[in-house]
């Protein structure tokens, strides 16, 4: 430098193709419940600028367009 995939909860990921009510799983953390006590289990919470701006639309986490970051793969130099 060109090209592809990727960036959603504290971690791993769905969800995007085809835009539509309250954004979700698992696992983690908190409280109770269970136990002498622990683990396991069980109920019930917390927890999220959907990487950023901007466009398009009535509506965008979902299209598009730029920039940031990660990961490939080609090409230059060497």
């Nucleotide at each position: 430098a060109g090209g592809c995939c990727c960036g959603u909860a504290g971690c791993u990921c769905a969800g995007c193709c085809u835009g539509g009510u309250u954004a979700g799983a698992g696992c983690g953390c908190u409280a109770c419940c269970u136990u002498g006590a622990c683990a396991c289990g069980g109920u019930a919470g917390a927890g999220g600028u959907c990487a950023a701006c901007g466009g398009u639309u009535c509506g965008a986490g979902u299209c598009c367009g730029u920039u940031c970051g990660g990961g490939c793969c080609u090409a230059c130099c060497a």

A computed fold for a 78-nucleotide RNA from an Acidobacteriota bacterium, annotated as transfer RNA. It matches the Rfam family "tRNA". By type it is a transfer RNA.